[in-house]
RNA sequence: GCCGUCUUAGCUCAGCGGUAGAGCACUCGCUUCACACGCGAUAGGUCACAAGUUCAAAUCUUGUAGACGGCACCA
Numbered sequence: 001g002c003c004g005u006c007u008u009a010g011c012u013c014a015g016c017g018g019u020a021g022a023g024c025a026c027u028c029g030c031u032u033c034a035c036a037c038g039c040g041a042u043a044g045g046u047c048a049c050a051a052g053u054u055c056a057a058a059u060c061u062u063g064u065a066g067a068c069g070g071c072a073c074c075a
Base pairs, nucleotide, nucleotide: 001071002070003069004068005067006066007065010024011023012022013021018055027041028040029039030038048064049063050062051061052060
């Protein structure tokens, strides 16, 4: 330098154009003398950033940034 994959909640990840979800964690409640375990509930998101297409975009297209991988170059 070229090519590819990835970027969504605190963490790990789903989500095939039509209201953004799960598990774990946090918080609260139940339970317990208390803690843990267990059960229930709440909260938490500018979907990396920008632009485009569309009635409608996390999802399609382009660009940018970052992470990872492959190839090439270089003695």
This is a predicted structure of a 75-nucleotide RNA (transfer RNA) from a Pyrinomonadaceae bacterium. It matches the Rfam family "tRNA". The family's RNA type in Rfam is transfer RNA. Lineage of the source: Bacteria > Pseudomonadati > Acidobacteriota > Blastocatellales > Pyrinomonadaceae. The RNAcentral record of the sequence draws on ENA and MGnify.